The RNA shown here (transfer RNA) has 72 nucleotides and comes from a Patescibacteria group bacterium. Its mean pLDDT, the model's own confidence on a scale to 100, is 81. It matches the Rfam family "tRNA". From the family's description: Transfer RNA (tRNA) molecules are approximately 80 nucleotides in length. Its family is annotated with triplet codon-amino acid adaptor activity in the Gene Ontology.
[in-house]
Order: sequence, then C1' cells, then structure tokens
RNA sequence: UCCCCUGUAGCUCAAUGGCAGAGCGACUGCCUGUUAAGCAGUGGGUUGUAGGUUCGAAUCCUACCGGGGGAG
Repeated sequence: UCCCCUGUAGCUCAAUGGCAGAGCGACUGCCUGUUAAGCAGUGGGUUGUAGGUUCGAAUCCUACCGGGGGAG
C1' cells in the first nucleotide's frame, strides 16, 4: 500500500428495508431473623463517525475512524 471480517445497552450477542431486543449485570419490591438463592418489576441506546439511496436504514451504497486477519 492492497484485500477480507468486524463495530448495536455496563458485558456477551440478536434483529435478512417497517415499533431497536434477549441473556447476564445494575436498581426497586416480595420472600427471609439477616444475607444469599428464588419470584416479580424498573431503568439503561446519537446502532463507530459523516454523507447518500429510499415513503421508511442497525440493515443497502460511499468515504473516514477503531479492532482482528491476510497479501506484498
């Protein structure tokens, strides 16, 4: 320098153009003499950044940034 994969909640990951979700964790309540376990609930997101396409983009296209791998 070139090619491929990847970036979504605190963490691990879903969502194949149509309401952004799950598990774990956090918080609150129930339970218990207390804690843990168990049960119920609540909160938490500029979907890496900037543009483009579209009635509509996490999803498609372009550039850039970060991480991983490969070629020279």